[in-house]
Order: sequence, then structure tokens, then C1' cells
RNA sequence: GAUAGAGGUUGUGAUUUUCAAGAGUAUGUUUGCGCGGUCAGACAACGCGCUUACGGGAAAGGGGAAAUCACCGAAGUGCAGUCUUUCUGUCUGAAGGACGGCUGUGCUGGGACGGCAUAUAAUAUGUGUCGGACUGUCACGCAAGUGGAGUGCUAUC
Repeated sequence: GAUAGAGGUUGUGAUUUUCAAGAGUAUGUUUGCGCGGUCAGACAACGCGCUUACGGGAAAGGGGAAAUCACCGAAGUGCAGUCUUUCUGUCUGAAGGACGGCUGUGCUGGGACGGCAUAUAAUAUGUGUCGGACUGUCACGCAAGUGGAGUGCUAUC
């Protein structure tokens, strides 16, 4: 240097089916009240928010279970850059945001539990950070134990 492997029975991710929740929520009509949309120009008379009542009544992202597939920096995430689409009443331009892709770079061995923060309808779940245990691996050590990180470890050539 190349090839092949291991961690865990709650390893990682994707797809399909199904279930709960979302929610009697949004949306429609109606009563009343308020406001004038990020900036510039032009245009339009509608639009937006809250509230009373009525009627029908969703969906998405996220989550649980099962199956299948691909895998073991699997994957996730911070920062920076870039690209498509889309939103901010319409058009043009600027500015700002959202989902996703790509590139560079940094961090994390792994899952669970708990605290704090944040996203979310949510106590589910995700992410960041902190904590003490558990677990796999290597090093040191008589031992008890201590320490390191996946750019690692094991095997073969």
C1' cells in the first nucleotide's frame, strides 16, 4: 500500500406497509374589531390578523412496529462557499428566509440514561453541550486500574 473483517440484538441509513398522535386543529361561511404587507418603481382593491356562531373536515414534516435492501465515517453535525426550486399581494430589481444538492474544512468509537438549551402540536423525536456509568478496541500496568481515538483496531498478501 491492497484485500477482507469485528463492535451492537437498541450499530448506521434508505425504501415499503401499517399504527398512534397531529386534531375536531388548519381550511369554508358568518358576526364584530383592527391593520396595510422588507426596500425602490409601476399596478391592483383586495389582502392580512384576532374574535362570535354554524357546518363538513384534512394534510405535511417528525414518531412507533414489521419486512426488505445497502453498509461499519456506516452516518450525523458546526462553519464557509456555490447551485436549482420556492416564499415575502402582482411585475421588474434589490434584500431577507426555507427545503434540497455539491465542494472545502472541523468535531463525534458506539448506543442508552440524566441535566441545560433549541426545533416541534408534543413530555415523542432530532440537534448541540455537559455528566457519570456501560460497551468494543489499542497502549501502560503484577494487579486493582489509568489513558488514547475510527486518518483507529484485527487478519492475510
The RNA shown here (Lysine riboswitch aptamer) has 157 nucleotides and comes from a mouse gut metagenome. Its mean pLDDT, the model's own confidence on a scale to 100, is 77. The RNAcentral record of the sequence draws on MGnify.